[in-house]
RNA sequence: CGGCGCCCCACGCCGAAUCCUCGAGCGAUCGAGGAGCCGGGGACCCGAUCACUUGGGGCGAAUCGCCAGAGCGUUUGGCGUAGGGCACUCGCGGCCCGAGCCCGUCAGCUGACCUGGUAGGCGUCUGAGCGAGAGAUG
Numbered sequence: 001c002g003g004c005g006c007c008c009c010a011c012g013c014c015g016a017a018u019c020c021u022c023g024a025g026c027g028a029u030c031g032a033g034g035a036g037c038c039g040g041g042g043a044c045c046c047g048a049u050c051a052c053u054u055g056g057g058g059c060g061a062a063u064c065g066c067c068a069g070a071g072c073g074u075u076u077g078g079c080g081u082a083g084g085g086c087a088c089u090c091g092c093g094g095c096c097c098g099a100g101c102c103c104g105u106c107a108g109c110u111g112a113c114c115u116g117g118u119a120g121g122c123g124u125c126u127g128a129g130c131g132a133g134a135g136a137u138g
Base pairs, nucleotide, nucleotide: 010124011123012122013121014120018035019034020033021032022031023030024029036118037117038116039115040114041113046108055106056103057102058101059100064080065079066078067077068076083097084096085095086094088133089132090131091130092129
């Protein structure tokens, strides 16, 4: 000097997943409560009028196609696509995602009412930006 790894802090991204209080604990952390945010169930009316295991439904942007392969135990890969994300917004571009999980035969909407969650995973150090318009600070 360069590379890699770990820890802490700052700033930020996806997401509802943030903040406060109390208690236990040496601490890590655990438990409880509250605010905010997010989800589910649940009338009249409206909608539905079909189906009967080829069940049905929920969270989520994550749906739907085509091609190839595998094939009696394999279920993979590719190309697209509805839709979604990228440090205030919009336009033009560029780069990405397009998963996974849950309920358990049951649920349309839905006031009162009932009930649940508040995780996890990442990034930045002259950089996919450029233009316009806002806002804040000096």